[in-house]
C1' cells in the first nucleotide's frame, strides 16, 4: 500500500436558472473521521524530533449513493 468487511455526525433547508436522476450560482442553519491549520495530552529516561478520537472549520460533508477517521481480516 491493496482487497474485503464494519463505520459517526449535521438542512431531502430556501430562492433563482439550466441540457432538470441531477447540476449551477446565491442566501443563512449545521457536521467534522478525507485533507488541512492550531494547541499541545502523550511520545521519549531528557533533549531533539514525532504528535491526537483535542480545538479551528479553509477544504469537505449534511436523503440515498459516494466518501469517510478508525477496527478486523488476507496479502
Nucleotide at each position: 500500500c491493496u482487497g474485503c468487511g464494519g463505520g459517526a455526525g449535521a438542512g431531502g433547508a430556501c430562492c433563482g436558472g439550466c441540457c432538470c436522476c441531477g447540476c449551477c450560482g446565491g442566501u443563512c442553519g449545521c457536521c467534522g473521521a478525507a485533507g488541512g491549520c492550531g494547541c499541545a495530552a502523550c511520545u521519549c529516561g531528557c533533549u531533539c524530533g514525532g504528535a491526537a478520537u483535542c480545538g479551528c472549520u479553509c477544504a469537505g460533508g449534511c436523503a440515498a449513493a459516494a466518501g469517510g477517521a478508525c477496527c478486523g481480516u488476507a496479502g
The RNA shown here (Glycine riboswitch aptamer) has 75 nucleotides and comes from uncultured Thiogranum sp. Model confidence (mean pLDDT): 83 of 100. RNAcentral holds the sequence, with entries from MGnify. NCBI's taxonomy places the organism under Bacteria, Pseudomonadota, Gammaproteobacteria, Chromatiales, Thiogranum.